Predicted 3D model of a 554-nucleotide part of an RNA (small-subunit ribosomal RNA, 5' domain) from a sediment metagenome. The full RNA is in RNAcentral, with records from SILVA.
[in-house]
Context: one part of a larger RNA
């Protein structure tokens, strides 16, 4: 001297950007953080027309039936493995670069090809359940309000539907087995192609024109070829201190053969050899997420990995599988543990290292806030719904940047204060005055813009038999802002200066108190009567909405 996720003291106007639990990966009260589609289903519930048993002297009511709209508990589909949060473990199964995959895999999305036949079984969803008495039952009466359970939650019985399930039909450029022919490689062998043989699929919706048959669009569904982009596995290299850790391995290192996996592999297991790894540091203890990168230095190296971006690992603590393109899954499920809650004691419920918050901890760290209006994201044909991601505000000078507390004139220089040789000399153009400006903060007007998007309807164009209908370009009534504000106008110097030192290092000096006391010190060192080093004043220096201390790093 630079620097920081900083804290302490002293003191504070405005904004703009960023930033803010570094301790206890120790607990947590509430609230919010993943849904979503009715255009897959069947119901339930409301509305609104139509028709209508049947009532009604009439006006008219009106059970059921059809049709449309809403709303959705459940059945099915996606998604819920991303998005968000920690850094506990990990010294290599991780990171990081370079490379392999002739051992791999991908749900949505683009892309070529090709299918979609026929038939059958349930289940939620609703509903129903007790005891006694008659009666052979149907059933009927009666006590009750009722299956079981405080509760969580769940039993039988009855039925019902799909884009749920299950058969089975067909099917190759799919996959498996065989067998020839080309070609090629680093090996088992790969590509290609021909024959043979075996194996595997499907679901409708919802719309328009038609009397109908049908015919058409959109949105889906099954196989398959290739793609992008993600992923799994895989080689070499590097990757912290410690020999007061020297020897270490039994699935341990290799074959065979078998399960296993999408896929290679002691991944796993049989059996067979006795191997592999190490002073170039094996094992072992310690200490740590790694990496773009920050800091600081001329470098070269030290340190460091807050905040953003990629990867890993974790989600009370251990273990474990299911579902599923994809998890051994943070707000999924088992089982154990420890905590902590509720209970009618039988039994049940929980998991903030998600955003807010709490209380404990600690020198120390913010609002239980608004809003999906941008941007992503999920579902959906759309409107759209959900989204503490995220976009805004709030709160801390924490940092870092901008700006402001005014600007010109103004005396041998007012009073004050302080020093003085008493003559003066400093504060000092500093203030009073005079003149002038209008930044921010204050007040008031305006609202561009931040909006892109949806979109009745209107044209053009593609498909189609079509002036439906749907996609596509284009205009386009309307419609969308959580939060911030540009400009404009008004008052008025009015609202806005502190901190640390002034002995040498180091820039800045004097006077009073004090008397080795009382302090002070970063280091030499001041302080025992004239102290420029304690304490106060006055003056100077330096930075300036800061300015010193402390802790760390170079």
């Nucleotide at each position: 001297g630079a620097g920081u996720g900083a804290a302490c003291g002293c003191u504070g106007g405005c904004g703009g950007c960023g930033u803010g639990g570094c301790u206890a990966a120790g607990g947590c009260a509430u609230g919010c953080a993943a849904g979503u589609c009715g255009a897959a289903c069947g119901g339930a519930c409301u509305c609104a027309g139509g028709u209508a048993a049947g009532g009604g002297u009439a006006a008219c009511c009106g059970a059921g039936c059809c049709u449309g709209g809403g709303u959705u508990a459940g059945u099915g589909g996606c998604g819920a493995a991303c998005g968000g949060g920690a850094g506990c473990g990990u010294a290599a199964u991780g990171c990081a670069u370079a490379g392999g995959u002739a051992a791999c895999g991908u749900a949505c999305c683009c892309u070529g090809g090709g299918c979609a036949u026929g038939g059958g079984a349930a289940u939620a969803a609703c509903g129903g359940c007790g005891g006694g008495u008659g009666g052979c039952a149907a059933c009927a009466c009666c006590c009750u309000u009722u299956g079981c359970g405080a509760a969580a939650g769940u039993g039988c019985c009855g039925u019902u539907a799909a884009u749920a399930c299950c058969c089975a039909a067909u099917g190759a450029c799919g996959u498996c087995g065989g067998a020839g022919a080309g070609u090629c490689g680093c090996a088992u062998g790969g590509c290609u192609u021909u024959c043979c043989g075996a194996c595997c699929a499907a679901c409708g919706g919802u719309g328009g024109c038609g009397c109908a048959a049908g015919c058409u669009g959109c949105c889906g569904g099954c196989c398959u070829u290739g793609g992008a982009g993600c992923g799994g596995c895989u080689u070499a290299u590097g990757u912290c201190c410690u020999a007061u850790c020297a020897g270490g391995u039994a699935g341990u290192u290799g074959g065979u053969g078998a399960g296993g996996u999408a896929a290679c592999g002691g991944c796993u297991c049989a059996c067979c050899a006795a191997g592999c790894c190490u002073u170039c540091g094996a094992c072992g203890g310690g200490u740590a997420g790694c990496g773009g990168g920050g800091c600081u230095g001329a470098g070269a190296g030290g340190u460091c990995g807050a905040c953003c971006c990629g990867c890993c690992u974790c989600a009370u603590c251990g273990g474990g599988a299911c579902u599923g393109a994809g998890a051994c899954a943070c707000u999924g499920c088992c089982c154990g543990g420890a905590c902590a809650c509720c209970u009618a004691c039988g039994g049940g419920u929980g998991g903030c290292u998600g955003c807010a918050g709490c209380a404990a901890c600690g020198a120390a760290u913010a609002u239980u806030u608004g809003g999906c209006a941008a941007u992503g994201g999920g579902c959906g044909a759309a409107a759209g719904c959900c989204u503490g991601a995220c976009c805004a505000a709030g709160c801390g000078a924490c940092g870092c940047c901008g700006c402001g507390u005014g600007c010109g004139g103004g005396a041998u220089g007012a009073a004050g204060c302080c020093c003085u040789u008493c003559g003066g000399g400093g504060u000092g153009u500093a203030a009073a005055c005079c003149g002038c400006u209008g930044u921010c903060a204050g007040g008031g007007u305006u609202a561009a813009u931040c909006a892109a998007g949806c979109g009745a309807c209107c044209g053009g164009u593609g498909u189609g038999a079509a002036c439906a209908g749907c996609g596509c370009c284009g205009g386009a009534a309307g419609u969308u802002g959580a939060g911030a504000u540009a400009u404009c106008c008004c008052a008025a110097a009015g609202g806005a200066a502190g901190c640390c030192a002034c002995g040498g290092c180091u820039a800045a000096c004097u006077c009073c108190g004090u008397g080795c006391c009382a302090g002070c010190a970063g280091c030499c060192g001041c302080g025992g009567u004239a102290a420029g080093a304690c304490g106060g004043a006055g003056g100077u220096g330096g930075c300036g909405a800061g300015c010193g201390u402390u802790a760390c790093u170079c």